[in-house]
Molecule: Bacterial RNase P class A
Organism: Candidatus Cloacimonadota bacterium
Formats: sequence, structure tokens, C1' cells
RNA sequence: CGGGAGUAAAAGAUAUCUGCUGUGUUUUUUGCACAGAGGAAAGUCCGGACACCUUGGGCAGGAUACUUCCUAACGGGAAGCUGCAGUAAUGCAGAGCUAGCUCCACAGAAACAAACCGCACAGCAUCAUUUCGGUGCUAUGCAAGGGUGAAAUGGUGGUGUAAGAGACCACCGGUGCCAUUGGCGACAGUGGCAGCCAGGAAUGCCUUAUCCGGUGCAAUGCCAAAUAGGGAAGCUACGGUGCGCCCACACCGCUUCCGGGUAGGCAGCUUGAACCAAAGCGUGAGUUUUGGUCCAGAUGGAUAGAUAUCAAAUCCCCUUGGGGAUUACAGAAUCCGGCUUAUUGAACUCCCGCGAA
Repeated sequence: CGGGAGUAAAAGAUAUCUGCUGUGUUUUUUGCACAGAGGAAAGUCCGGACACCUUGGGCAGGAUACUUCCUAACGGGAAGCUGCAGUAAUGCAGAGCUAGCUCCACAGAAACAAACCGCACAGCAUCAUUUCGGUGCUAUGCAAGGGUGAAAUGGUGGUGUAAGAGACCACCGGUGCCAUUGGCGACAGUGGCAGCCAGGAAUGCCUUAUCCGGUGCAAUGCCAAAUAGGGAAGCUACGGUGCGCCCACACCGCUUCCGGGUAGGCAGCUUGAACCAAAGCGUGAGUUUUGGUCCAGAUGGAUAGAUAUCAAAUCCCCUUGGGGAUUACAGAAUCCGGCUUAUUGAACUCCCGCGAA
């Protein structure tokens, strides 16, 4: 100089005044004391706690996918393995196309078990006749050569054959299997065997394995003005309906109570897989023990505003010292663990490469 990985904190600090929310205390007008947004409070993408609902089992559906760990759990994290990229630090990816099906643009005969050009034997016809020759047709064999393509059945050399071909052989490359060594394991090393070598796609259907019940604090419980319908007891003096009339009875009615549950209020609500420090264990994510701390709890939703001084950065103006303007992303709403996204200007640690001394 260039590059890589990570960590911690957040654009203010102090003072005064005026306010807001909560808790405590004194007094009930209030006063006083203390506390009062974030690293992402966000997106609501995963995983839980908690609450209610759900007879049991299965199918369907969804999610995940190398290995071993961590964790309450996870699709998160740690340490590794293999492959790819990079000089390197480091980064990215990860089950199975030897179950079946499907797809593979354009080009090409053919995109899966291929004959367009081509090569070759045979038969027939024909031409020529010096020649085992040329041309055409029919049937067959051939993946060696050409051509198309992102991709066409491993490469080189030989044997072989009518011509050819892993058809066979040697070497190289790959794949699979076996044995053995190391590792908990993914896997790696070594040795051997098998022509096994006919593609790719599972972020295509699918297969295999594991996991998953639903709804969310507007959950849920309690208190309870009001209203409707409901229940119980009492009253029947008068009235209405049921009867042609009277009595009785029933209903309507009236009173009280229960109950109901709206407005409203309370609980849930913030002490928790919490935070801080030290020590032990572990490569690490983490975990154990001991000690300490209490750190928002609003609900037309508080966490603010004004003034002064100081400080940082950027821009502008005059000018070398002043003046002016601006201040990242964003704001709790039951609570945790993650992931992702947004973010100004800075700070720090470690690692790699190159150059110079």
C1' cells in the first nucleotide's frame, strides 16, 4: 500500500426552568425522592415460554437435509469433512437421478439406449474392361471419422475385424466393492478386485430419514354502571286475554332478588432459559459454581420542550480566525432465543499478500 475476518459502543455532555408516565413515601390541594426506548424496539421470517381449544389413530400437508456437538427449542450457532473460487488470509455450496415418471431451448438424423454425411461385406442391375474397378438399388453390420450442440457414451497406443467398437490388452483418469490403518463421525491414507465407464436436472414430480395439533395477551381470568332475553319469590286492589256468564286457574302485568354481561376497571404485566463480575471445565458454541444487581410498563398510548455553556462531523460565507445551517437508521406494547433488513461519521483487535528499510 492492497485485501480478509471480527469486536464493542451509538450524533452528544452539563446546568436551570416548565411538563408527562410509573413506583415509593408523607399528607390527601399537593409536595419530595427514585426510575423512564433500541441495537436493531423494525420485518413478523423461524424457534419457544405462557393461555385457551382439541376423543384416539392414520392419511394428507408443511419444514429440514455432509458429520459431531451446543441449546428449552430452532430452519439458529460452534468445531470439523468434502468440493469449488482465491497466491493467501478467507469465502460459497452440501441426502438420493443403481426405485419410477417427467423435462432437456436453438441447432441437429438422433437429447437416450442415436445411422444425416460417412465406412464395410453380400446380392441384383448397369457402365467400362488393363485392374481385386466405378455408379445405382436392396438388405445388413459399424459410434472409428465429419457435422450440430451447453451436453452425443472416458483418453493414448496396440490387438482384432469385411469395416469397426472396452469387443480384447497395456498405461492413465473415473466409479463401485473388499480388506486394513487413523478418526466418535463425515472422511482420509494404503493395498487389492471388477471393463463397471450410456449424459444432465431432485432451488422437476418424487424417494428416504427426522420433526411439526390449532389459535394468539384483541390469549385468558376476575369485578362490574347500562340494555335485551332468562330464572326465583311475592303481590293480585284495579285492568287486559283465554269462557256466553260467574268462580278458580294460566298468561300478560307490578315489586324485590338472582343472573346476565356492555361501557369502565383490575389481574395477566414484567424476577427472567434475566443481567454483571470472578473462578472451574471445554479448541469452540457454551456450561457449572459463588457473589452481586433490579434495569420502562404506557393504553387518544408517557419517555418531552425552552434557554445557556462546552464538544464532534459535514456544508456555506467572509477570511485564517470567526459566523451561520444541518445532525444515521429508527421508536417499546405479554415475554424470551435467533435470523434478516435499515444505518451517518468514527474507534479497536487479529490475520494474509506485495514492496521498501